[in-house]
The part of an RNA shown here (large-subunit ribosomal RNA, domain IV) has 338 nucleotides and comes from a wastewater metagenome. Its mean pLDDT, the model's own confidence on a scale to 100, is 81. The full RNA is in RNAcentral, with records from SILVA.

Context: one part of a larger RNA
RNA sequence: CUCCAAGGAACUCGGCAAAAAAGCGGCCGUAAGUUCGCAAUAAGGCCUCCCUAAGCCGCAAGGUUUAGGGCGCAGCGAAAGAUUCCCUGGCAACUGUUUACCAAAAACACAGCUCCCUGCAAACUCGCAAGAGGAAGUAUAGGGGGUGACGCCUGACCAAUGCCCGAAGGUCAAAUAUCGGUGGUGGUAUGGAGCAAUCUGUACUGCUGGCUGAUAUAAGCCCGGGUCAAUGUCGGCGAUAACUAUAAUCGUCCUAAGGUAGCGCAAUUCCUUGUCUGGUAAGUUCAGACGUGCACGAAUGGCGUAAUGACUGGGGAACUGUCUCGGAGACUCGCUCG
Numbered sequence: 001c002u003c004c005a006a007g008g009a010a011c012u013c014g015g016c017a018a019a020a021a022a023g024c025g026g027c028c029g030u031a032a033g034u035u036c037g038c039a040a041u042a043a044g045g046c047c048u049c050c051c052u053a054a055g056c057c058g059c060a061a062g063g064u065u066u067a068g069g070g071c072g073c074a075g076c077g078a079a080a081g082a083u084u085c086c087c088u089g090g091c092a093a094c095u096g097u098u099u100a101c102c103a104a105a106a107a108c109a110c111a112g113c114u115c116c117c118u119g120c121a122a123a124c125u126c127g128c129a130a131g132a133g134g135a136a137g138u139a140u141a142g143g144g145g146g147u148g149a150c151g152c153c154u155g156a157c158c159a160a161u162g163c164c165c166g167a168a169g170g171u172c173a174a175a176u177a178u179c180g181g182u183g184g185u186g187g188u189a190u191g192g193a194g195c196a197a198u199c200u201g202u203a204c205u206g207c208u209g210g211c212u213g214a215u216a217u218a219a220g221c222c223c224g225g226g227u228c229a230a231u232g233u234c235g236g237c238g239a240u241a242a243c244u245a246u247a248a249u250c251g252u253c254c255u256a257a258g259g260u261a262g263c264g265c266a267a268u269u270c271c272u273u274g275u276c277u278g279g280u281a282a283g284u285u286c287a288g289a290c291g292u293g294c295a296c297g298a299a300u301g302g303c304g305u306a307a308u309g310a311c312u313g314g315g316g317a318a319c320u321g322u323c324u325c326g327g328a329g330a331c332u333c334g335c336u337c338g
Base pairs, nucleotide, nucleotide: 001329002328003327004326006324007323010322015319025047026046027045028044033038035149049070050069051068052067053066054065055064056063057062071075084317085316086315087314088313089312090311091309092308096108097107112147113146114145115144116143117142118141124133125132126131150304151303152302153301155234156233157232160231161230162227163226164225165224166223169222170221171220176216177215178214179213180212181211182210183208184207185206186205187204188203189202190201191200192199193198235253236252237251238250239249262296263293274290275289276288277287278286
């Protein structure tokens, strides 16, 4: 690499690999869903060669229709060439990007949404600086953060932390100024002790600005207010209805406020193979429900969603050496032997 009885996924983590189908020709036909563009070549079915004659179209090359005939297992007859399909979930809207050399993805990006900063010598970035980018732009502009198409929405909390605004009071730095205390170093006068050298006082005065205290003085912090698509946070216990169960209801404690809508055993559920329904002869996976959410939850976005995806889960058709379970054949490489 080729082929294989019967079976046909029983293989396996998983149809991995292989096989099969199809081959962007013609005609017919085509569902749910949908953002009305798609889905879609959906699916599925039929045809395809050669010869003769005639018609139509065309400037031509050629195309097309009809009738008759011919051969083959087979007519896009060889070669080359290019997606198996369907049902149903998850995630991400999409095309794109990425770990050069183990990861291509659900990660990144994205259009859209939103917040903050910036009035131009802009903010921001690079540079010691000069200067440069931003920008030969000017808030419909530029920079930064978050979210991530679209649809429906985005609840409560400003106590803490951050940011913004405020200025009465409290606190508070180094300088500086003023007023003191205490020094350093000269001069003059006059005492005391001592034989003397010298030591030690008092008063006035010049220079110096050492050390030290008080008063005056900024931002900040304390303080007052605002702000959550800022960082973040979003309770406990007890009782209660005419079977039982449950608790619309009540009490109480704490808090800044106690999780709203939606979703929910989930890419999140420990107990757990939860329970029910469906699918199978049999289903820890799967789909739909339930909710007792160990430990979902609303731009660290919530829930949906057509299309898209070398993404990922489950099921089916077709197909097969994946397997039951091996067998036969061709070829090649390594080692060993001759």